[in-house]
Molecule: Fluoride riboswitch aptamer (crcB RNA motif)
Organism: Methanoregula sp. UBA471
RNA sequence: UUGAAUAAUGGUGAUGGAGUCCGCCAAAAUCGCCCGACGGGCUGAUGACUUCUACCUGGAG
Numbered sequence: 001u002u003g004a005a006u007a008a009u010g011g012u013g014a015u016g017g018a019g020u021c022c023g024c025c026a027a028a029a030u031c032g033c034c035c036g037a038c039g040g041g042c043u044g045a046u047g048a049c050u051u052c053u054a055c056c057u058g059g060a061g
Stems, first nucleotide, its partner, number of pairs: 009026005016052006032042004
């Protein structure tokens, strides 16, 4: 200096915060889907669970 593995740490999982668990990555992981792709359409604040906030719908005061 290079390669591989392990440990710790860190980052990350389509729009915010917190907790738990899980996955992935070591400069990558990651950066939603569909159609006839000019253009038009659809779901969700989660990777999963719980909760707060924001948003949407309905009802009551």